c-di-AMP riboswitch aptamer (ydaO/yuaA leader) from a marine eukaryotic metagenome, 125 nucleotides, folded computationally. It matches the Rfam family "c-di-AMP riboswitch aptamer (ydaO/yuaA leader)". Its family is annotated with regulation of gene expression and cyclic-di-AMP binding in the Gene Ontology. The coordinates come from a structure-prediction model, not an experiment, and the mean pLDDT is 79.
């Protein structure tokens, strides 16, 4: 100058930290849904689900490689529509519990990239 993310701004301070406002999430009536309840539990964020072979292990869960794959992202004036290209498809978290849900209560405001980065249309500035 820009990307991924909710993760930005502002005040005040004794510069330890406090505190708003934005954005974010997460519990919690009727109503409406659901139809027991335990066991191998069951939930949340988040695109990140599910699934195929191998190998280990071996109550079945599980973990490791190679693959696909539900779904997300990016090309730089914004936003959009096509085309075609590259790329993610993970990690934590509660803890025995939690549909939905107004008042209401509580939390979060991080981390991590990136170097001239495709073409076409359209509306905008």
């Nucleotide at each position: 100058a820009g990307c991924c993310g909710a993760g930005u701004u502002c005040u005040c301070g004794u510069c330890a930290g406090a505190g708003a406002a934005g954005c974010g999430g997460g519990g919690a009536a009727a109503c409406c849904g659901a139809u027991g309840a335990g066991c191998a539990g069951g939930g949340g964020u988040g695109a990140a689900u599910c699934u195929u072979g191998c190998c280990a292990a071996c109550a079945u869960c599980u973990g490791g490689c190679a693959g696909g794959u539900a779904g997300g992202g990016c090309g730089a004036c914004c936003c959009u529509c096509c085309c075609g290209g590259c790329c993610c498809g993970a990690a934590c978290c509660c803890g025995u519990c939690a549909g939905c849900u107004a008042a209401c209560c509580c939390c979060g405001u991080a981390g991590g990239c990136c170097u001239c980065a495709g073409g076409g249309g359209g509306a905008g500035a």